[in-house]
Molecule: Glycine riboswitch aptamer
Organism: Caryophanon tenue
RNA sequence: AUGAUGAUACGGGGAGAGUGCGCAACCAGCGUCGCCGAAGGAGCAAGUAGUCGAUUACUAUGAAUCUCUCAGGCAAAAGGACUCGUAUUGGACG
Numbered sequence: 001a002u003g004a005u006g007a008u009a010c011g012g013g014g015a016g017a018g019u020g021c022g023c024a025a026c027c028a029g030c031g032u033c034g035c036c037g038a039a040g041g042a043g044c045a046a047g048u049a050g051u052c053g054a055u056u057a058c059u060a061u062g063a064a065u066c067u068c069u070c071a072g073g074c075a076a077a078a079g080g081a082c083u084c085g086u087a088u089u090g091g092a093c094g
Base pairs, nucleotide, nucleotide: 006089007088008087009086010085011084012083013082018033020032021031022030023029034074035073036072040070041068042067043066047061048060049059050058051057
């Protein structure tokens, strides 16, 4: 001196689903019915390993934007997986 993956901070973009009904002046809260999946959470395939073992079977590990809907959400606001930019860190590779 090149400066990858990653991490952190700031800024930008960012979907879906009832401003449902009752109590409640709005918001919030409580109850109730219907819905959404992209905070978080949970589940699983192939494969791999092991045990028994003729075949087989069992156990562990095992991903997601898939599935579930616990949580969260269903006007706006907030949040939001993911993504882009800038800066810092870091130091793969050369």